[in-house]
Molecule: c-di-GMP-I riboswitch aptamer
RNA sequence: UAUUGAUAAAGGCAAAUCCAUCGAAAGAUGGGGACGCAAAGCUAUAGGGGCUACCACGGACAAGCCGUAACGCCAGCCAGUUGCCGAU
Numbered sequence: 001u002a003u004u005g006a007u008a009a010a011g012g013c014a015a016a017u018c019c020a021u022c023g024a025a026a027g028a029u030g031g032g033g034a035c036g037c038a039a040a041g042c043u044a045u046a047g048g049g050g051c052u053a054c055c056a057c058g059g060a061c062a063a064g065c066c067g068u069a070a071c072g073c074c075a076g077c078c079a080g081u082u083g084c085c086g087a088u
Base pairs, nucleotide, nucleotide: 002088003087004086005085012037013036017032018031019030020029021028022027035076041081042080043079047078048077049074050073051072056068057067058066059065
């Protein structure tokens, strides 16, 4: 440097869910909690994909509502990028 995750050590992260806070929502942060993860580290107009729709526009209307739409989100969907340990 390349490939790789059998074993081992040092360790790391934390799904669902519960509580608190923020938010219209998606979701986020903190504290519990562990389903899992060898990048579950980082990167979100300027790669693809997904989620939400306060406001706006359109429809309907007694009212709830329906559709379109991201500059709001998701990195634990793929991707990009950096990197620890072991093996070859």